[in-house]
RNA sequence: GGCGGCGUAGCUCAGUUGGCCAGAGCAUUCGGUUCAUACCCGACAGGUCGUAAGUUCAAAUCUCACCGCCGCUA
Numbered sequence: 001g002g003c004g005g006c007g008u009a010g011c012u013c014a015g016u017u018g019g020c021c022a023g024a025g026c027a028u029u030c031g032g033u034u035c036a037u038a039c040c041c042g043a044c045a046g047g048u049c050g051u052a053a054g055u056u057c058a059a060a061u062c063u064c065a066c067c068g069c070c071g072c073u074a
Base pairs, nucleotide, nucleotide: 001073002072003071004070005069006068007067010026011025012024013023019057029043030042031041032040050066051065053063054062
């Protein structure tokens, strides 16, 4: 240099043939339980969906460019 894959919450990931308010588990915080801690139960919060543009009534999802990471190859 060429080809391919990945990028979504603090962490691990789902969401794929565009359309319900962007979700789950763990973690954090708060509450319950306990003499107390842990376990367990409940609740809240937490996201510019890597960046920007395009297509569309509508984009995490489609298209293009760029950035980062990984793999194969010369």
Description: Predicted 3D model of a 74-nucleotide RNA (transfer RNA) from a Clostridia bacterium. It matches the Rfam family "tRNA". Its mean pLDDT, the model's own confidence on a scale to 100, is 80.